[in-house]
C1' cells in the first nucleotide's frame, strides 16, 4: 500500500414523535427532532416483511377473502463505494 479490526481524532447519519405536504394505502418528501447507528453511504439481484388503488371470487346490502405492477436498505444477506488509524 491492501485486508482483517474498531480505541481515539475530526466529523457524519437520524428513530419515534409534531408540522406541512404528496400518496387508495403502505409509505415517501421537508423541517423541527435525537432512540440509535462503524457502512443507519447506494444497490430492489435473493429471502422476509408491509399495503391493496385496480383486478378476480364471494355478498341481499354493508362487507370479506386473494392478488404488487406500489412500497420498506434502521428487516437479512449480495454488489458497489468510503472517512479515521491504536492494539
Nucleotide at each position: 500500500c491492501u485486508u482483517c479490526c474498531g480505541a481515539a481524532c475530526g466529523g457524519g447519519c437520524a428513530a419515534a414523535c409534531u408540522u406541512a405536504u404528496c400518496g387508495a394505502a403502505a409509505g415517501g418528501u421537508a423541517a423541527g427532532g435525537a432512540c440509535g447507528c462503524a457502512a443507519a453511504a447506494u444497490u430492489a439481484c435473493g429471502g422476509g416483511c408491509c399495503u391493496a388503488c385496480c383486478g378476480u371470487c364471494u355478498u341481499g346490502c354493508a362487507g370479506g377473502a386473494c392478488c404488487a405492477u406500489g412500497g420498506c436498505a434502521g428487516u437479512c444477506g449480495u454488489a458497489u463505494u468510503a472517512c479515521c488509524g491504536a492494539a
c-di-GMP-I riboswitch aptamer from Salibacterium salarium, 87 nucleotides, folded computationally. The source organism's lineage runs through Bacteria, Bacilli, Caryophanales, Bacillaceae and Salibacterium. The prediction has a mean pLDDT of 89.